[in-house]
Molecule: Bacterial small signal recognition particle RNA
Organism: Bacillota bacterium
RNA sequence: GACUGGGUCCCACGCGGGCGGUCCCCGUGAACCCCGUCAGGCCCGGGAGGGAGCAGCGGUAAGCGGAUCGGCCGUGGCGCCGUGGGUCGGCCUAGUCGGU
Numbered sequence: 001g002a003c004u005g006g007g008u009c010c011c012a013c014g015c016g017g018g019c020g021g022u023c024c025c026c027g028u029g030a031a032c033c034c035c036g037u038c039a040g041g042c043c044c045g046g047g048a049g050g051g052a053g054c055a056g057c058g059g060u061a062a063g064c065g066g067a068u069c070g071g072c073c074g075u076g077g078c079g080c081c082g083u084g085g086g087u088c089g090g091c092c093u094a095g096u097c098g099g100u
Stems, first nucleotide, its partner, number of pairs: 001097008009086006015079002018075006025066004034059004042051003
């Protein structure tokens, strides 16, 4: 110096994991315009009873908060990862050959 191989470089895909959102779970959460049960009081009735129904209690909706395994969606030069492709350009490295 030449050739070949590998790595680095670029692209795509896959895998993993990060972040965000959502679902699941928990809590909270409606004076009345959600549900149920409706004390008291009120109304109807001669009475027996009945009715509407506030507070309270229970549950729940929207919302809010929490937990962090899991499912789904999105995102990004995240990776001591993998596969394939690209250029035959630069760098590194290994081998072979030749020259000095």